A computed fold for a 1421-nucleotide RNA from an uncultured organism, annotated as small-subunit ribosomal RNA.

[in-house]
């Protein structure tokens, strides 16, 4: 699906009634159910499985089937018995049955008829000669079903559509095959139905598909097996492309459908929405039982970083059923959600500088945001309201018309073509018009580089950032936040991933001497590769032609959505892969043939090639005996150690063991380890010579064998020297070490075993090419020699040098690391780690194979420039050495740590802080402490008002503050006022020794007054840097000279400046005074002088200029003359590039921060002067080279008016009181050591002088905390000072006193200044600190650098672990559902047969059991 079949409700409406009902029409032959029929294996989900014919691609199927479809035949006769629904009974909680009983059919069974069909067998023909194909005989088997329409004499006729069957087609599968498709070998051996055969079976079909039975195969280094991961392709992403990674959506294909297993049904299924079983789960139950399977379309839980509506609708497209209408169809179409992705649009356009307010920044000028806004002039996408509105609909049916075909010219039927009505889920959607409106619509990331794009506040290694490099510790373009801009935009960032860049797995397109990487060497199967001529052949190779290469997608034209995306139509294209024609130059294979590559013969010489056995000589140590005696031996020095029981040393003798001196040598051998006294034997290998001979017989090698150095191991010898371990002495902080004294294995021999080394030339073997020079070794040739030697030449071997060329650079360079061909082996950032596990091999000891997690922004190479070196060479300096005095001990000044305190203000810390800022702290200075005051301030500047300013003076008070009170009325002037001073007041400011010198200027220290530091130009090197500046002399010097791929400059050195030393000239007061005069007690004192000193100008001289020698006919150096002075004369000012984040913000100046009735200012008073202690610089001593007295001499250089003060007086003195002289060559401060005499006599003193008591002077408002200074008592330490360490090379050292500046007053400090006035230097090994010039380096904040290992303690992350557990896997064994298939029988049975007989019996076939086989899932090992 009522157009196969049989059966059939109810509500409602109507009538009627005893009100309980009954009946009749429709409702309706309608719902719902069953028989049968087709479908449900299609379409939909998903990707666990599967590493396989699963998938791709190309093929066979002569080994197959295909329901519906199409097309061509034939045929559809005649019969029979059921069983559902439905009715009774009836069991169960359900689910669901169970038993009698009626019944239809296109359900089921029979007969008929038939062959072209199947099966067997025959002829004949064809084909690619398996079971092909086609034709022809024989035998044998075997089918059906009616519905519905029209007409009709009810006989039947015709049409349709079923139906059987047979041929072809078309689809669609089924099943064989060649290629192609992951990853581990730390997975190498895997197969018993495993491999073939022969009989059976079984499939649609070929087969070990499955059984018997036979043989023993097959598979694998061209990866079997095995473990891990995975559906596969068409495409998609990216890449210039070769490749990489991927397999969403959309196509094809494969598996799967809770898990795991089975068949049934059927054309096909071992079936997603079918059956059965077992197993977990979940839901019902009356506890007897059941039911289930969303990896279909929403939807729901979990889980998760996350993933969407329990929608309309079958109107299209497509799909099943039906003859249609139809009816199903979460396939499909559409709609919701979601910036999840692409592609389109808009958030406005024009004008518009008073560059507005207003944000930021600001040199405060202005700048930026910015024509941006505002305001003026428009425009209408989008959204909102309103009207208007498609296209997508073609058909289907119904009807009406014509036209065919069929039929009986009729009706029917089917077909075509025209008309009329009929169908839209989206949806009142897209569109189109109108209205009012700039109205309602911009974010995100980012701004140090990379990368486009900058500034402000705030944080202050803190919060934070970071993709890598990094950023952030007080000025952060890098954190947060404003402003600003850039870049993208309905999006922007973040994150995961995937290709690229990555030539960073290199095919295209790398490498391996020293950055990772040549195997320790050799032999060689397998592979790779391989000479010259000729000839054949065509699986490589080229060329052409057909087939395949799905559609989508890519790419090229074309068209539709307003454009785009997105869709539609057409073309190209396209690696493979099959078929086929052909071409023969390479290659390849066959065939012939040659000699040049290889390798044989033959003559030679060279050699530590290797094995084995003799033989020798000097040394070693030990034995025995002689001489001798006290020591040997060892080391930096020693002791351990031997040694009177006679060593060492000597002589003789003897024994034993190893190793072989000279010869010896970048000399030979030999594949590497490696080989060394002579002889003998025996043996490999290479080379040099002319001939002949084979006739490509090579090269290379994965696995394999084999050889391998020390040292180890296993047996058995042997052992004198050395000598791991050990011991024992030293050494040292410790010494399990260097060093000594001893010494076991061991070194040595035989046999075995191990199998690594910087096994190194860190350079794999083999062949060709591709400039020379020089030297060894070896064997030829020539020339000319008596001969050696030489001289030219050929080949092999070992070496240096050096071109071209390679190389990151050193470097390599005919022995290449140049330039090409061949095969081998290896390598991909450091570290874990050559380790763990695992296997192999091994007596061990170990070796070979060989990871991973975690970690890090690096590890490395070669070169450069600095620094450093207990590296080298040269050189220099009070660096050491030689001297002289000191310092470190005492006291006692001063500094500076510490402590202390209310406060002891602050800086300086190695040299290069520490008698240092500070050339001077009683108040002041003063910053610092405590108390009192003051806030426009003690200072500046503006503004407004009042006063002249300014002097005096009184209260109070510790003083500032603070309150009075007299005196005094200027000066200019346009008469408004102004100027300057005071005071009030407001606010802007002021002020600040408040932080930061690691924000800065500027000024200093130091290296160092060392000789050094750079630059142009040139040339050299890929570069960084190099050269110049190095190298040979010299010098105080990068100072000179010579050389030199350098020439040249510049900063520094040197000179040019002061000063001192010697002359000249001028100059002649305040200095001087020879010669003249005066003149004093003496005195240039005075007249005068201009000679000397002197003073201060200008000039001379000194330059290696002269001589001798050396040196390169050079700089330069020794040495002499003269000369005051000689080789820079002596000192001074001068301080190079640059180095220490060196000092200073308290000298000053400044950023930026911080205080602002205080961190600012005034005042008093106290601090800075504190004192168990260290330390650093001074002074004064410890005495006779002195002290003490008394006497006597002689500078320089400076300062002096609030000033120096002669000089009198007075005091013991400090100093007081009077005062001349002097703004200075004029006066004034002004010497001491020394020299004379005298004394002290070696003592804590006639040394030392601290401390304390008294008593004074000055200075000053003021000497108490706290001054100096004098007198007079007092009279401590100290007798030359450990370890250690400082100055200083000539007018210095020491040593003696003056001046100054600060300053009222204070100086043992600081700058200065002259008297007296030494010793030593042989010299550069050493200490220290500097220059060149080389070298090594793993430093570069440069050795005060850099790294190393253990140990605490947290944490990560791998291993192993006595063993426990979970998957999965293999084997044996047990036990076995369901089901297929085989097998039984005293079961049960409508159709057909058959017999006898009329209800029974036999077959056949069905249904139900029993049993065996296989087997899921379970259980043991």
């Nucleotide at each position: 699906c009522g157009a196969a079949c049989g059966a059939g409700a109810a509500a409602g409406u109507c009538u009627u009634u005893u009100c309980g009902g009954a009946g009749a029409a429709c409702g309706a032959g309608u719902a719902g159910a069953g028989u049968g029929g087709c479908g449900a294996a299609c379409g939909g989900g998903u990707g666990a499985g599967u590493a396989a014919c699963a998938c791709g691609u190309g093929g066979a199927u002569a080994a197959u089937c295909u329901a519906c479809c199409u097309u061509c035949g034939a045929g559809u006769u005649u019969g029979g018995g059921a069983c559902a629904a439905c009715c009774a009974u009836u069991c169960g909680a359900a689910a669901g049955g169970a038993u009698g009983g009626c019944u239809a059919a296109u359900a089921c069974c029979g007969a008929a008829u038939g062959a072209a069909g199947u099966a067997u067998u025959g002829u004949u023909u064809u084909g690619a000669u398996a079971g092909g194909g086609a034709a022809u005989g024989a035998u044998a088997u075997g089918a059906a079903a009616g519905g519905c329409u029209g007409c009709u004499u009810u006989g039947g006729c015709a049409g349709u559509u079923g139906c059987u069957u047979g041929g072809a087609g078309a689809u669609g599968a089924g099943u064989c095959u060649g290629c192609g498709c992951a990853u581990c070998a730390u997975u190498a051996g895997c197969u018993a139905g495993c491999u073939g055969g022969u009989g059976g079976g079984g499939u649609a079909a070929c087969g070990g598909c499955c059984u018997a039975c036979c043989a023993g195969g097959g598979c694998g280094a061209c990866g079997a097996u095995g473990g891990u991961u995975a559906g596969c392709u068409g495409g998609u992403c990216u890449g210039a492309g070769a490749g990489g990674a991927u397999g969403a959506u959309c196509a094809g294909u494969c598996a799967c459908a809770c898990u795991g297993g089975a068949a049934c049904u059927g054309g096909a299924a071992c079936a997603c929405g079918g059956u059965c079983c077992a197993g977990a789960c979940u839901c019902c139950u009356a506890c007897g039982g059941g039911a289930g399977g969303c990896a279909g379309c929403a939807g729901u839980g979990a889980g998760g970083a996350a993933u969407u509506u329990u929608g309309c609708g079958c109107a299209a497209u497509g799909g099943g059923g039906g003859a249609a209408a139809c009816c199903c169809u979460g396939a499909c179409g559409c709609a919701g959600c979601a910036a999840c992705g692409c592609c389109g649009c808009g958030u406005g356009a024009g004008u518009g500088a008073a560059g507005a307010a207003g944000g930021c920044c600001u040199u405060u000028g202005g700048g930026u945001c910015g024509u941006a806004a505002a305001g003026c002039u428009c425009u209408g996408u989008c959204a909102a309201c309103a009207g208007g509105g498609a296209a997508g609909a073609a058909g289907u049916u119904a009807u009406c018309a014509u036209a065919u075909a069929u039929g009986a010219u009729a009706a029917g039927u089917a077909u075509a073509u025209g008309g009329u009505a009929u169908u839209g889920a989206c949806g009142g959607u897209a569109c189109c018009u109108g209205u009012g409106a700039a109205g309602g619509a911009a974010g995100c990331a980012c701004c140090g580089g990379c990368u486009a794009a900058c500034u402000c506040c705030g944080u202050g290694c803190c919060a934070g950032c970071a993709g890598c490099c990094g950023c952030g510790g007080u000025a952060a373009c890098a954190c947060g936040g404003g402003g600003g801009g850039u870049g993208c935009a309905a999006g922007c960032g973040u994150u995961a991933u995937u290709c690229g860049g990555a030539a960073u797995u290199a095919u295209u397109g790398g490498g391996c001497g020293u950055a990772a990487a040549g195997g320790g060497c050799g032999c060689g199967c397998a592979g790779g590769c391989g000479g010259g001529c000729a000839g054949g052949c065509c699986a490589g190779u080229c060329a052409g032609a057909u087939g395949u290469g799905a559609a989508a997608g890519c790419c090229c034209g074309g068209g539709g959505c307003u454009c785009a995306a997105c869709c539609c139509c057409g073309g190209a294209a396209g690696a493979g892969c099959a078929u086929u024609u052909g071409a023969a130059a390479c290659a390849g294979c066959c065939u012939g043939u040659c000699u040049u590559g290889a390798g044989u013969a033959c003559g030679g010489g060279a050699g530590a090639g290797g094995a084995a056995a003799g033989c020798g000589g000097a040394a070693u140590u030990c034995c025995u005996g002689g001489u001798g005696u006290a020591g040997a031996g060892g080391u930096g020095a020693a002791a351990u150690u031997c040694g009177u029981a006679g060593a060492u040393a000597u002589c003789a003798g003897g024994a034993g063991g190893a190793a072989c001196a000279c010869c010896g040598a970048u000399g030979g051998c030999g594949a590497a380890g490696g080989c060394a006294g002579c002889u003998u034997u025996c043996u490999g290998g290479a080379c040099c010579g002319a001939u002949a001979c084979u006739g490509a017989c090579g090269c290379u090698g994965a696995g394999g064998c084999g050889c391998g150095a020390a040292g180890g191991c296993g047996u058995g010898g042997g052992u004198a020297g050395c000598g791991a371990a050990c011991a024992g002495g030293a050494u040292u902080a410790g010494a399990u070490a260097c060093u000594c004294u001893g010494g076991u294995a061991g070194u040595c021999c035989a046999c075995g075993c191990a199998g690594u080394a910087a096994a190194c030339g860190a350079u794999g073997u083999u062949c060709a090419c591709u400039a020379g020079g020089u030297g060894u070794g070896g064997c030829g040739u020539g020339u000319a020699u008596u001969a050696a030697a030489a001289c030219a030449u050929g080949c092999c071997a070992c070496g240096c040098c050096g071109g071209a060329g390679c190389u990151a650079a050193c470097g390599c360079a005919u022995u290449a690391a140049g330039u090409g061909a061949a095969c081998c082996g290896c390598c991909u950032g450091g570290g874990g780690a050559g380790u763990a596990c695992g296997g192999u091999c091994g007596c061990a000891a170990g070796a070979c194979u060989a990871a991973a997690a975690c970690u890090c922004a690096a590890a490395g190479g070669a070169a450069u420039u600095g620094a450093c070196g207990g590296g080298g060479g040269c050189c220099c300096g009070c660096a050491c050495a030689a001297g002289c005095g000191g310092u470190g001990g005492a006291g006692c000044a001063u500094g500076u740590g510490g402590u202390u305190u209310a406060a002891u203000u602050c800086g300086a810390c190695g040299c290069a802080a520490c008698g240092c800022g500070a050339a001077g702290a009683a108040c002041c200075u003063u910053a610092c402490c405590u108390g009192g005051g003051u806030u426009u301030g003690a200072c500046a500047u503006c503004c407004u008002g009042u006063g002249a300013a300014u002097u005096u003076u009184c209260c109070u008070u510790a003083a500032a503050c603070g309150g009075g009170a007299a005196a005094g009325u200027g000066c200019c002037u346009u008469c408004g006022g102004g100027a300057g001073c005071a005071c009030a007041g407001a606010g802007a400011c002021a002020g600040g020794u408040g932080c930061u010198g690691c924000a800065u200027g500027g000024c200093u220290g130091u290296c160092g007054u060392c000789a050094g530091c750079u630059c142009g130009u040139g040339u050299c090197g890929u570069g960084a840097g190099a050269u110049g500046u190095u190298u040979g002399g010299u010098u105080a010097a990068g100072u000179c000279c010579a050389g030199c791929a350098a020439c040249g400059a510049g900063c520094g050195c040197a000179a040019c400046c002061c000063u001192u030393a010697u002359c000249g000239u001028u100059a002649g007061u305040u200095g001087c005074c020879a010669g003249c005069a005066c003149g004093u007690a003496a005195a240039g004192g005075u007249g005068g002088g201009a000679a000397c000193u002197c003073u201060a100008g200008c000039g001379a001289g000194a330059c290696u200029g002269c001589c001798c020698g050396g040196g390169u006919u050079a700089a330069c150096c020794g040495g002499g003359a003269g000369g005051a002075a000689g080789g820079c004369g002596g000192g001074g000012a001068u301080g190079a590039c640059g180095u220490c984040a060196a000092g200073u913000c308290c000298u000053c100046a400044u950023g930026g921060c911080c205080c602002u009735u205080a961190u600012g200012c005034c005042c008093a008073g106290g601090g800075c002067u504190a004192c168990a202690c260290a330390c650093g610089u001074g002074c004064u001593a410890c005495a006779a080279u002195g002290g003490u007295a008394u006497g006597u001499a002689c500078a320089g250089a400076g300062g002096g008016u609030a000033g120096c003060g002669a000089c009198c007086c007075g005091g013991c003195g400090a100093c007081g009181g009077g005062u001349a002289g002097c703004c200075a060559a004029u006066c004034c401060c002004c010497a001491a050591a020394g020299c004379a005499u005298a004394u002290c006599c070696c003592a804590g003193u006639c040394c030392g002088g601290a401390u304390u008591g008294g008593a004074g002077u000055c200075u000053g408002c003021a000497a108490c905390u706290c001054g100096a200074c004098u007198c007079c008592a007092u009279g401590a330490a100290g007798u030359u000072g450990g370890a250690a360490u400082c100055g200083c090379u000539a007018g210095u050292a020491a040593u003696c006193g003056c001046g100054g500046a600060u300053c009222a007053g204070c100086a043992u400090g600081c700058c200065g200044c002259g008297g007296u006035g030494a010793a030593u230097a042989u010299g550069u090994u050493c200490c220290c600190g500097g220059g060149c010039c080389u070298u090594g380096u793993a430093c570069a904040c440069a050795c005060c650098g850099c790294c190393c290992g253990u140990c605490a303690c947290a944490c990560c992350a791998u291993g192993a672990g006595a063993g426990u557990u979970g998957a999965c896997u293999a084997u044996a064994c047990c036990c076995g559902a369901c089901g297929u298939c085989g097998u039984u029988g005293g079961g049960c049975u409508a159709a057909c047969u058959a017999a006898u007989u009329u209800a029974u019996u036999a077959g056949g076939g069905g249904c139900a059991g029993g049993c065996g086989c296989c087997u899921a899932a379970g259980g043991u090992a």

Rfam family: Bacterial small subunit ribosomal RNA. RNAcentral holds the sequence, with entries from ENA, Greengenes and SILVA.